[in-house]
């Protein structure tokens, strides 16, 4: 440089509870660990998911509802960018 060892030392933390925040989707914090060698940051390109509010179906008008969308969210989906511990092997 690669590459991830039945190595060591540490790190992080899914579901699921609890308090909180938000219209959700989810975020944060506390518990917990399925798993991760970047599961460190980065929403930049693809996805995926939300959709208070806007439009549309649509009609006098209300109540419910359907699609679509400005945005929003996920880096623990994929790629990209960027930083970084340890070192058995090449």
């Nucleotide at each position: 440089a690669u590459c991830g060892a039945c190595a060591a030392a540490g790190g992080c933390a899914a579901a699921c509870c609890g308090u909180u925040c938000g219209a959700a989707a989810g975020g944060a914090c506390g518990g917990g660990a399925c798993g991760c060698a970047a599961a460190g940051c980065u929403a930049a390109g693809g996805g995926u998911c939300u959709a208070a509010g806007g439009c549309u179906c649509a009609a006098a008008a209300a109540c419910a509802g359907a699609g679509c969308u400005a945005a929003g969210a996920u880096c623990g989906c994929c790629u990209g960018g960027u930083u970084g511990c340890c070192g058995a092997g090449u």